[in-house]
Molecule: small-subunit ribosomal RNA
Organism: metagenome
């Protein structure tokens, strides 16, 4: 520091979200040990038990007991003395107002920062001055009586004081009265003198001396201490001011002690602080008054800082101690462990009445999404409180103990060690990893255990002895030296043993370090955002290995951060969220020159304050380091005061003209309001003329019309609107203005530079104007025309259309106050490069005038520079540089809605929220694709033509039904005579039956094997199979031969690996095809232009079949495609002459190139040649080209074929084949026999044959071409009607064989279901083959069916094509072939042309599409769930009025002989709680009502996005 997320992609703009840091923290796993911190954040809920504030006998009257000893004794016990003047109830004095908790409550002088008290108090302490006399009467303890369950109370007697009370004395002190000085900030202060007056105390207490005295107490002296006045310190405290201190304005007006004064009470002291009286004041958009919510602050967390956020622990202040009120006493309290007096709640209780307050330290109970300690231990330290002290006391504080809660440190070993063990995991099987890891060797010893030994916190305190001081003193007191005393709880060292007792969490798709293998199969489950899971999951679960941090890891909560996402620092507003509709103008904010004062704002110094702790620095320091702790320093940006600058702002005071206003001419406008008028047009009424329609539409209907319409012509009448002029022209603030005339008025401009002087600019509230629609009322109504009503369209049509037609549209007088009220762009004022149009002024020139040139002023427009914008753009009329001023925005939706308040007659408007819910919603541009958007072109696309399909009968293929099986696959085009170029067995993969089990096939490895392997023949069986069995082997080696023997190979058996699958998934793949499409397109490089996606190049002007070539051009190049290169065909040469060919020469036959020569033809089949727009005219841009010609066998890519761009369809094939990955294993493999793919209601594709006379018969007669042939083609001969038979000459082929039909000839037939058509079927043969029943193909005779050209609809085909005609091949034993590949004969018509129909291409436009129109998308409904809102009530709660009642208490009165004090009793003001009433706020529930959000796959529609089908 930035990253993920909106798209197909890009830029923006915008929210969501992650990485960090933190915590008084929780929870899950897991856990070795010390320091140092730290722990009820919820209920200010309730609280058992225990402690937590007491001292002091040196203030006083009093004064024990156990215990110890002696004596007595009735043996029960009594008494004395020590114990002791001990202990200690009580008087009485100091302290319970500090320390210790806690955060309810408070938005406030509470708390913070600075100031003031000339308005004030201050006990204990500290200086210092003066003093301390004379006196009294009581009271508790104590004793005696009584009440009472207890708390606890009364009477009565008799007593002490540093307890109380009167007189006396007053330096100071304070009161009056009347001076002087100074001196200040208003009131006033302070010094001094003087006169009156007032107000005091404990002659206390004590330890020690013993020169003096004595009653033998004791006085008296002396330290020490206590007390009274008074002055000043010092600390603590009180009271005022100024600033700062949370969110709401859907809280806008509060307020009667309120604001002030006068007087008087109160308080230490100022005040309405309280009361009488008076005056109406005070406060507030600079946010009162209400409402929520919070202690505050030094700090803490956070952040680059400004900022946010937070006040746990330490520290200061507040503020409260069961809730509420109240005072006493005290220097201090209205008092946590103090009194009263009320309410709850809880406990005793003799029911009569009492006690009690953990928000002190423990510790309990219930609440709390969830969570937090021991009823420890001691005062040894440090502090406090009392004492003179020793000393008590102290749940403050020191310490333990429990919680990984947090920081901060140690360990859980080190070195060596490769066979890279052994398991695990994974593998391309070859390894790889886990891994030096471990195993062994060596070494150490830190913590934790056990032993043993020692210091510190204790430099204090007190006491003991000594010594100097003070003093008369050797006492006392203080200082100094030793010595003793005191420790709750902690440490350190060495020793022993022995690697022994110590490691886990989370992660591993991308943010984000870190991958692999199984398991699961949109289940299960993950997840902070995107997202992952549907059978190959680096995202789930587990494993293994990695990554990360580390006694801790993760998760979850919460704060800043990152977020410049509230923008001071540091965003914005055309179109992304966002300018008010317009003006006018109040507060407020901003404001020309020039000069002169002050210094409020601004700089600068300076002082005083900003506590301490914490942050920060330190070559400071102390624990082994660190954390932790201690020193020191700077810093605490701040307030406050003082000195000083005067530039600029303010503020006084004076000038100026350029801003603003004014005057004097002049001109231009649909600028306002009112009054008049005026033509055209519509339509009405009335009359002529006139006759069968009119009107409307896509076509129609409805509606008008023979009672006379529409047309037309006369007049008359009504209302509303102003044509042409007219213009992207004019005026207006905006809205919005138009026929002429006239009257009233308002603003703007130009020109003179005469006048005034800054008088300005924006504006929060506020007031006015303010389009259509709409409301009241009252007129008025031709047209037009919501709503309605009828026709039509529709699948429906509450639209669109078309016929009517009411509110309204008009015009008066009110109200409404909103519009895409748009230039989607507030107003203003300044500066900045051009050009160029039109309107309105002035002005100069050309002798004048039109005119024309150029200069200026104002306002409307276009193109464009710099600039600036995400981009589109805008661009002197900025969206550009600046300044002031005001208005709005902070993710979509929920919403411009709820609620409330304000305003309206109503409609309705203004203001204006949550909850919920999504991770996007949005803008500009960019490639695509897509339009019922456009231009251009192109194709048997359509048109123009010929001939089909669709109807028939059969053939074949599907579908569907069927069966045991009717194997699988192909599905729009681009499945359907497809795969399969040939299903009777076989093929076969299906079904049934019958059989094998290392196997039908292939490699190993392991035992066994000579009568072994093979193997006639037997027997069983449908066959496979199985059982049996004559004969009977092979090859190598043991040196050679022979025989034997043994070893090996083969084979076989028997058993392991293993084979097999046409099982599955073509959506896991390769190869291989199909289809856009033989369409003309797809891209690269390198530049350029854009921030970028991308553009450009490829686009435009022409041509082209062609992105084919030319021109032009920020683009020059270049690739795949296209063409060309290949084959074939069509002329011609040359070469070759057999099996081809015969012109010539010969020979021979009936004849025939038959046959010998020949190779001139043809023809074979090799090389060439040829065509290239190459000549010529013309068009064209001097181009490319295209049109005609001309030469040529051929002409403009001659014909035909092969050849198929970058992709697109998850197209198609796992059934050719190969593959991954799963699944079968005596079966999903292998083998046999049968059957079955060949079924048949229907129904679709494709073909054949036909419906006949351009034909059928039948009779004659010609003419190819390309192929094929030894398990073959076969002649010629003969048999059959025929298929076919018999035989078997030739020929592995230019030799032999297989080979035409249509044509053309002659002749019947006569237009019908026929001499058309052949379908079925019956009989009878033939062939093939093991077999022809399912099931084959041919022949003959007999049968003779549908069918007479075929509805919607739809196919093919532009020249040797279409039609038509036969002939061959492959597969094949044989055929189902009418089917597919090939051959050749005959041999056409027609193309005006491109508007439609399909598809295609290039440009161009709109898009809310990018799974790309088979897309997107909206509402109502029906379902299921969430939250909200209104509601008849129903219940809870806050504050506050009014009135009732009135506790305790202060005050105030009254009462007894006067004063005093104290006490009783009674009254009165105030007064907590309570009770009653009328409202107000704000919860919570609530039948039933509303919409709203959200939910793969419900219902009707189709409204937006394309002209979206009516913009």
């Nucleotide at each position: 520091a930035g990253g993920g997320u909106u798209u197909g992609a890009u830029c923006c703009u915008g929210g969501c979200u992650c990485a960090g840091a933190a915590c008084g923290a929780a929870c899950g796993c897991u856990g070795g040990c010390g320091g140092c911190g730290u722990g009820g954040u919820u209920g200010a809920u309730a609280c058992a038990u225990g402690c937590a504030a007491g001292u002091c006998g040196a203030a006083c009257g009093g004064g024990a007991a156990c215990g110890u000893u002696u004596c007595c004794u009735u043996c029960g016990g009594g008494a004395a003395a020590c114990u002791a003047g001990u202990a200690u109830a009580g008087u009485g004095g100091c302290g319970g107002a500090c320390g210790g908790g806690u955060g309810a409550g408070u938005a406030a002088c509470g708390c913070c920062u600075g100031a003031u008290c000339a308005a004030c108090c201050u006990g204990c302490c500290c200086u210092u001055g003066a003093g301390a006399u004379c006196g009294g009467g009581a009271u508790a303890g104590c004793c005696a009586u009584u009440c009472g369950a207890a708390a606890g109370a009364a009477u009565g007697g008799g007593u002490a004081a540093u307890a109380c009370c009167g007189g006396a004395u007053a330096a100071g002190a304070c009161c009056a009265c009347a001076g002087u000085a100074u001196c200040g900030c208003a009131u006033g202060a302070u010094a001094u003198a003087g006169u009156g007056g007032u107000a005091a105390a404990a002659a206390g207490g004590u330890u020690g001396g013993g020169a003096u005295c004595u009653u033998c107490g004791g006085a008296c002296c002396u330290u020490c201490u206590g007390c009274u006045c008074a002055a000043g310190g010092a600390u603590g405290g009180g009271a005022u001011c100024a600033g700062g201190u949370u969110c709401u304005a859907u809280c806008a007006g509060c307020u009667u002690g309120u604001u002030g004064g006068u007087g008087a009470g109160g308080u230490a002291a100022u005040g309405g602080c309280u009361c009488a009286c008076c005056a109406a004041g005070g406060c507030u958009u600079u946010g009162a008054c209400g409402g929520a919510u919070a202690g505050c602050c030094g700090g803490c967390c956070u952040g680059a800082g400004a900022g946010g956020g937070u006040g746990g622990a330490c520290g200061g202040c507040c503020a409260c101690a069961u809730u509420g009120g109240a005072a006493c006493u005290g220097a201090g309290a209205c008092a946590c462990g103090g009194u009263c007096c009320a309410g709850a709640c809880u406990c005793c209780u003799a029911c009569g009445g009492g006690a009690g307050g953990c928000a002190g330290c423990a510790g309990u109970g219930c609440u709390g999404a969830a969570u937090u300690a021991u009823u420890c231990g001691c005062c040894a330290a440090u502090g406090c409180g009392c004492g003179a002290a020793a000393g008590c006391g102290u749940g403050a504080c020191g310490g333990u103990g429990c919680g990984a809660c947090g920081c901060c440190g140690c360990g859980u070993g080190c070195g060596g060690g490769a066979c890279g063990a052994a398991g695990g995991c994974u593998u391309u099987c070859g390894g790889g990893u886990u891994g030096u890891a471990a195993a062994c060797c060596g070494c150490u010893g830190u913590c934790a255990a056990g032993a043993u030994a020692u210091a510190g916190a204790a430099a204090a305190c007190u006491g003991g002895u000594g010594u100097c001081g003070u003093u008369a003193a050797u006492a006392g007191c203080g200082g100094c030296a030793u010595c003793a005393c005191u420790g709750a709880u902690c440490a350190u060292a060495u020793c022993u043993a022995a690697a022994g007792g110590a490691a886990g969490c989370a992660c591993a798709g991308g943010c984000u370090a870190a991958u692999c293998u199984c398991g699961u199969g949109c289940c299960a489950g993950c997840a902070g955002c995107c997202g992952u899971g549907g059978u190959a999951a680096u995202a789930c679960g587990a494993g293994a290995u990695g990554u990360g941090c580390g006694a801790g890891c993760g998760u979850u909560g919460u704060u800043c951060g990152g977020a410049a996402u509230u923008a001071c620092u540091g965003g914005g507003c055309a179109u992304a969220a966002a300018g008010g509709g317009u003006g006018c103008g109040u507060a407020g904010g901003c404001g020309g020159u020039c000069u002169c004062g002050c210094a409020a704002g601004u700089u600068g110094g300076g002082u005083g304050u900003g506590a301490a702790a914490g942050c920060c620095c330190c070559c400071u320091g102390g624990c082994u380091c660190a954390a932790c702790c201690a020193g020191g320093g700077a810093a605490u940006u701040g307030c406050a005061c003082u000195c000083a600058a005067u530039a600029c702002u303010a503020c006084g005071a004076g000038a100026c003209u350029u801003g603003a206003g004014a005057g004097u001419g002049a001109a231009a406008g649909g600028g306002g309001c009112a009054a008049g008028u005026g033509g055209a047009a519509u339509u009405c009424c009335a009359g002529g003329u006139g006759u069968a329609g009119c009107g409307g539409u896509g076509g129609a209907a409805u509606g008008c019309g023979u009672u006379g319409a529409u047309a037309u012509c006369u007049g008359g009448g009504a209302g509303a609107a102003c044509g042409c002029c007219a213009a992207g022209g004019g005026c207006g603030a905006a809205g919005g203005c138009a026929g002429c005339u006239u009257g009233c008025u308002g603003g703007g401009u130009c020109a003179c530079u005469u006048c005034u002087g800054a008088c300005g600019c924006u504006g929060a509230g506020g007031c006015a104007c303010g389009a259509a629609a709409g409301c009241u009322a009252g007129g008025g109504g031709a047209g037009c025309g919501a709503a309605c009503a009828g026709g039509a369209u529709u699948a429906g049509a509450u639209a669109c259309c078309c016929u009517g037609g009411u509110a309204g549209u008009c015009c008066u007088a009110g109200c409404c106050g909103u519009a895409a009220a748009c230039g989607a762009u507030g107003g203003g004022u300044a500066c900045u490069u051009u050009g160029u149009c039109a309107c309105g002024g002035g002005g100069a020139g050309u002798c004048u005038g039109a005119u024309c040139u150029c200069c200026u002023c104002g306002g409307g427009g276009c193109c464009g520079u710099a600039g600036u914008u995400a981009a589109c753009g805008c661009g002197c009329u900025a969206a550009g540089u600046a300044c002031c001023c005001c208005g709005c925005c902070u993710g979509g939706g929920g919403a411009g809605u709820a609620u409330g308040g304000c305003c309206g007659c109503a409609a309705g408007g203004c203001u204006a929220a949550a909850a919920c819910u999504c991770a996007a919603a949005g803008g500009a541009a960019u490639u695509g694709a897509c339009g019922g958007g456009g231009g251009c072109u192109c194709a048997c696309a359509c048109a123009a033509g010929c001939g089909g399909u669709g109807g028939a009968g059969c053939a074949u293929g599907u579908u569907g039904u069927u069966c045991a099986a009717u194997u699988c696959g192909a599905a729009a085009c681009u499945a359907c005579g497809c795969g399969a170029a040939g299903a009777a067995c076989c093929u076969u993969a299906c079904c049934u039956g019958g059989g094998c089990u290392u196997g039908a096939c292939a490699u190993g490895c392991u035992a066994g094997u000579a009568g072994u392997a093979g193997a006639a023949c037997c027997c069983u069986g449908a066959a496979a199979g199985g059982g049996g069995a004559a004969c009977c082997a092979c090859c190598g080696g043991u040196a050679u031969c022979c025989a034997g023997u043994c070893c090996g190979g083969a084979g076989c058996u028997a058993g392991c690996a293993c084979a097999g699958g046409u099982g599955c998934u073509g959506c896991a793949u390769g190869g291989c095809u199909g289809u856009c499409g033989u369409c003309a397109g797809c891209u690269c490089g390198u530049g350029u232009c854009g921030u970028g996606a991308g553009a450009c190049g490829u686009u435009g002007g022409g041509u082209u079949a062609a992105g084919u070539c030319c021109c032009g051009u920020a683009a020059c190049g270049a690739g795949c495609g296209a063409a060309a290169c290949c084959c074939u065909u069509g002329u011609c040469g040359u070469c070759u002459g057999u099996u081809g060919c015969u012109a010539c020469c010969g020979g021979g036959u009936c004849a025939u190139g038959c046959c010998g020569g020949g190779c001139a033809c043809u023809c074979u089949g090799g090389c060439g040649a040829g065509a290239c727009u190459g000549c010529c005219g013309g068009u064209g841009u001097u181009a490319a080209a295209c049109c005609g010609g001309a030469g040529g066998a051929a002409g403009g890519u001659g014909g035909g074929g092969a050849c198929g761009a970058c992709g697109u369809c998850a197209a198609g094939u796992c059934a050719u084949c190969a593959u991954g990955g799963u699944c079968c294993u005596u079966a999903c493999g292998c083998c046999c026999a049968g059957g079955g793919c060949u079924a048949c209601a229907a129904a679709c594709g494709u073909g054949c044959u036909a419906c006949a006379a351009u034909g059928g018969c039948g009779a004659g007669u010609a003419c190819a071409g390309a192929g094929a042939g030894c398990c073959g083609c076969a002649a010629u001969a003969c048999c059959g009607c025929g298929a076919g038979g018999u035989g078997g000459a030739g020929c592995a082929a230019a030799u032999c064989u297989u080979c035409a039909a249509a044509a053309c000839u002659c002749g019947c037939c006569c237009c019908a279901g026929u001499u058309c058509a052949g379908a079925u079927u019956g009989g009878a043969g033939g062939c093939u083959g093991c077999a022809a029943u399912u099931c084959g193909c041919c022949u003959c005779c007999a049968u003779g069916a549908a069918g007479u050209c075929g509805g919607a609809a739809u196919c093919g085909c532009u020249a040797g094509u279409a039609a038509u005609c036969g002939c061959g091949g492959a597969u094949c034993a044989g055929c189902u072939a009418c089917g597919c590949c090939g051959c050749g004969g005959u041999g056409a018509a027609u193309a005006c042309g491109u508007u439609c129909c399909u598809g295609a291409g290039c440009c161009u436009u709109g898009u809310a599409c990018a799974c790309a129109c088979c897309g997107c998308c909206c509402g109502u409904c029906a379902a299921g769930c969430c939250a909200c809102c209104c509601a008849a009530g129903c219940u809870g709660g806050g504050a506050g009025c009014a009135c009732c009642c009135g506790a305790a208490g202060u005050c105030c009165g009254a009462c007894g002989c006067c004063a005093a004090u104290a006490g009783u009793u009674c009254g009165g003001c105030c007064g907590a709680a309570g009770g009653u009433g009328a409202g107000u706020c704000u919860g919570g529930u609530g039948a039933g009502g509303g919409g709203g959000a959200c939910u793969a796959a419900g219902u009707c529609g189709u409204a937006a996005c394309a002209a979206g089908g009516u913009a």